[in-house]
């Protein structure tokens, strides 16, 4: 310099699951017979529920320790370390629309190790 890894930006795509109940001298409204009624939102509690923001748990394999068989460098078995996910918990989070949202793709910065 490239590339690969790897990060940040724009743009586009991007599942799921209840528009749940009950409260509310929080907000903002509509209505009124002025008693209250209501809408939508924000909190707070409770039932059910999803999994693709974050987080959590592991399987060989490799590594160490012990024991047993082997005796051409092995091989079983325990135990412990390391170890992935779009697996699995479901803590966060989410369950109308808006917003999110793993992931891809395209276009741009950047950085790090290696050759």
């Nucleotide at each position: 310099c490239c590339a690969u890894a790897u990060u940040c930006u724009g743009u586009u795509g991007g599942a799921g699951a209840g528009c749940g109940a009950c409260g509310u001298u929080g907000g903002c409204g509509g209505c009124u017979c002025c008693g209250g009624c209501u809408g939508c939102u924000g909190c707070g509690u409770c039932c059910a529920c999803c999994g693709a923001a974050g987080g959590g748990g592991c399987a060989a394999a490799c590594c160490g320790c012990g024991g047993g068989c082997a005796u051409g460098u092995g091989u079983c078995c325990g135990c412990g370390g390391c170890g992935a996910a779009u697996c699995u918990c479901u803590c966060a989070g989410g369950u109308u629309c808006c917003a999110g949202g793993a992931c891809a793709a395209c276009a741009g910065g950047g950085u790090u190790c290696c050759g």
Model confidence (mean pLDDT): 80 of 100. Glycine riboswitch aptamer from Candidatus Kuenenia stuttgartensis, 115 nucleotides, folded computationally. The sequence was found by an Rfam model in a public genome assembly. Rfam family: Glycine riboswitch aptamer. Its family is annotated with glycine biosynthetic process in the Gene Ontology.